[in-house]
RNA sequence: GCAUCGGUAGCGCAGUAAGUAGCACGUCAGUCUCACAAUCUGAAGGUCGUGAGUUCGAUCCUCACCCGGGGCA
Numbered sequence: 001g002c003a004u005c006g007g008u009a010g011c012g013c014a015g016u017a018a019g020u021a022g023c024a025c026g027u028c029a030g031u032c033u034c035a036c037a038a039u040c041u042g043a044a045g046g047u048c049g050u051g052a053g054u055u056c057g058a059u060c061c062u063c064a065c066c067c068g069g070g071g072c073a
Base pairs, nucleotide, nucleotide: 001072002071004069005068006067007066010025012023013022019056027043028042029041030040049065050064051063052062053061
C1' cells in the first nucleotide's frame, strides 16, 4: 500500500426489513442474616468511534476519516 472483519453501558457481547437500544457480569439501594456471602426485587449508567450525505426518520444505507485484529504484497 491492497482487500477484509470489527468499534453499541464500567467490562464482555446481542441487535434490525431504517421507526423511541437490549442481555449477562459489575456498581448502587432494598430484601434476607446476629453479621457477611448467596438468593430475590428495583435503580442508575449509552452523543451506538468521528464528521458529512440520503431519508419524514439512520445504531442500521452511502462517503471520508480515526482506532484495533488477523490476511496479502